Predicted 3D model of a 106-nucleotide RNA (SAM riboswitch aptamer (S box leader)) from Candidatus Magasanikiibacteriota.
Its Rfam family is "SAM riboswitch aptamer (S box leader)". Gene Ontology term of the family: regulation of gene expression.
Lineage of the source: Bacteria > Bacteria candidate phyla.
RNA sequence: UAAAUAUCAAGAAGAGGUUAGGGAUCUGGCCCGUUGACCCUCUACCAACCUACCCGAGCUUGUCGGGGAAGGUGGUAAUUCCAGCCCAUGAUGGGAAAGAUACGUU
Numbered sequence: 001u002a003a004a005u006a007u008c009a010a011g012a013a014g015a016g017g018u019u020a021g022g023g024a025u026c027u028g029g030c031c032c033g034u035u036g037a038c039c040c041u042c043u044a045c046c047a048a049c050c051u052a053c054c055c056g057a058g059c060u061u062g063u064c065g066g067g068g069a070a071g072g073u074g075g076u077a078a079u080u081c082c083a084g085c086c087c088a089u090g091a092u093g094g095g096a097a098a099g100a101u102a103c104g105u106u
Base pairs, nucleotide, nucleotide: 005102006101007100008099013043014042015041016040017039021032022031023030026084027083028082029081044076045075046074049072050071051070053067054066055065056064057063080098085095086094087093088092
């Protein structure tokens, strides 16, 4: 670290540092931010994708369901903040694209 696969309407803070922008890119909105956002560090918490462990089923060595939450990520404003492309439509609904996270070939 490409592709592929799975999930994305739930959930979760405080302190110190820094300083003017930030909410992925572009566009249109809308929101957050000197009452200090974003970002960095520490601690806490959320969650259950992977490893390990426990229980059940099944089985020829690996699958499915459930349970903790030790380890590895990840996360802690607003639906991925909303929309943009396609289909149906009065509103709106569905799908795709892109993105994020995990796993992971090379």